[in-house]
Glycine riboswitch aptamer, 91 nucleotides, folded computationally.
RNA sequence: AAGGCACGCGCGGGAGAGCAUCCGGGUAACCGGAUCGCCGAAGGAGCAACCGCCCCGGAAUCUCUCAGGCACCCAGGACCGCGCGGGGCCA
Numbered sequence: 001a002a003g004g005c006a007c008g009c010g011c012g013g014g015a016g017a018g019c020a021u022c023c024g025g026g027u028a029a030c031c032g033g034a035u036c037g038c039c040g041a042a043g044g045a046g047c048a049a050c051c052g053c054c055c056c057g058g059a060a061u062c063u064c065u066c067a068g069g070c071a072c073c074c075a076g077g078a079c080c081g082c083g084c085g086g087g088g089c090c091a
Stems, first nucleotide, its partner, number of pairs: 003090003007085007018036001020035006037070003043066001044064003050058003
């Protein structure tokens, strides 16, 4: 140097759960509030297999649902793939 890992950006794929009830606004579509019922794959929190290890740390797709979400569309979306970037780490 190539390469690999991590990070950032772009593109593609990407699930789950009430077309719930009531009140208000509105011609309607729809919007807001309240009430219960649900979902987990933004985020957050908890336990822990495990990993590193001097002290002590890192830890999930598990668990909880604070937040978020629950017809279709839109938006979001862990994770996966491809490309690009700086030049952080390895050597």